[in-house]
Context: one part of a larger RNA
């Protein structure tokens, strides 16, 4: 390389969007590029195979034959690809009706509760711990009432529930806005799958500038544990958590499972949306579609598991893998302010 692979043994990119390429639905007619087919020419010679035959056998040599699976060119088939054309609706896709969502993006509002400040009552305490101390308070504290301030986050509802490609969305309202899904005909007419580069998004945490900052809490300080305690526990506590802007672009970005399409035994739930059936209705049964789940056939599967949301049966297209360690490092390029990223070896060892 051939090949075997990617849930857990190396091995799906964190997700998208889509270029190129690769793949691509019935169906008429035409070319004849690919494909087959016949013939022709051509494939030096040695090698290789076969059959003979010469050194005494062997290597080795010599004569014929096949062969060289390749390539040109001529005539020919057209089923299958391709092209190039008439069509078609089953793929995709538009109108149109419905419901349903924490899908995002601004804007306003509300209400519990921490903590601050002001006043009221009231006294010796109060935090906090396994125990305690640092703290905190007679200069009135914890506790209780009244009132203000700010900020963050949003108990029940909440679900084994929902929207999203990922990330990840949760309080109510209003405004703009993207996507499924359900119906029903009506149109377009393969417009279609994937998608190397590209470009978008892309939790925390960090970074730039300006705001903000109640609580919470890396760093830091003290108490304290302990042989020590640069820790767990305590008391305090700065950056950060939070907003605008603008980089980072990483992850256990995990379902550790790429994306499409079609086929494949049941049984149980739950979200939405429709049909039947019923009823005075919402329910209850029966059933079709889409998510979301839990048990199992066959079948995979090293097992453990998977099992219509497949890890079953097949096709297409990407990405990735090839013994540990050195190492996702060094070097170099690209990008970044910067941390760092991204791409990615070898020496040398086992």
């Nucleotide at each position: 390389u051939u090949g075997g692979g990617c849930g857990u043994a190396a091995a799906g990119c964190g997700g998208g969007u889509g270029u190129a390429g690769g793949c691509g639905g019935c169906u008429u007619u035409g070319c004849a590029a690919g494909u087959c087919a016949a013939g022709u020419g051509u494939g030096a010679a040695a090698u290789c195979c076969c059959a003979g035959g010469g050194c005494c056998c062997a290597a080795c040599c010599c004569u014929g034959g096949a062969a060289c699976u390749g390539c040109a060119c001529u005539c020919g088939a057209u089923a299958c690809u391709g092209c190039a054309u008439c069509g078609c609706u089953a793929g995709a896709g538009u109108c149109c009706c419905g419901g349903a969502g924490a899908g995002g993006a601004u804007g306003g509002c509300g209400g519990a509760a921490u903590u601050c400040c002001a006043g009221g009552u009231g006294u010796a305490g109060a935090g906090g711990u396994g125990a305690a101390a640092u703290u905190c308070g007679u200069a009135g504290a914890u506790a209780u009432c009244u009132g203000g301030a700010g900020g963050a986050a949003c108990a029940c509802c909440a679900a084994u529930g929902g929207c999203g490609a990922a990330g990840g969305c949760g309080g109510c309202c209003a405004u703009c806005u993207g996507g499924a899904c359900g119906g029903u005909g009506a149109c377009u007419g393969a417009c279609g799958c994937u998608c190397a580069g590209a470009c978008c998004c892309g939790a925390a945490a960090g970074c730039g500038u300006g705001g903000g900052g109640a609580g919470c809490a890396a760093a830091c300080a003290g108490g304290a544990u302990u042989a020590g305690a640069u820790a767990c526990c305590c008391u305090g506590g700065u950056a950060g958590u939070c907003c605008a802007c603008g980089c980072c672009g990483u992850a256990a970005a995990c379902g550790u499972u790429g994306g499409g399409u079609g086929c494949u035994c049941g049984u149980c739930g739950u979200a939405g949306c429709g049909g039947g059936u019923a009823u005075u209705g919402a329910c209850c049964c029966c059933u079709g579609c889409u998510g979301u789940g839990a048990c199992c056939a066959a079948g995979c599967u090293a097992a453990c598991g998977c099992a219509a949301g497949a890890a079953g049966c097949a096709c297409c297209c990407c990405g990735c893998c090839u013994g540990g360690g050195a190492a996702g490092u060094a070097c170099g390029g690209c990008c970044g302010c910067a941390a760092g990223g991204c791409u990615a070896a070898a020496a040398c060892u086992c």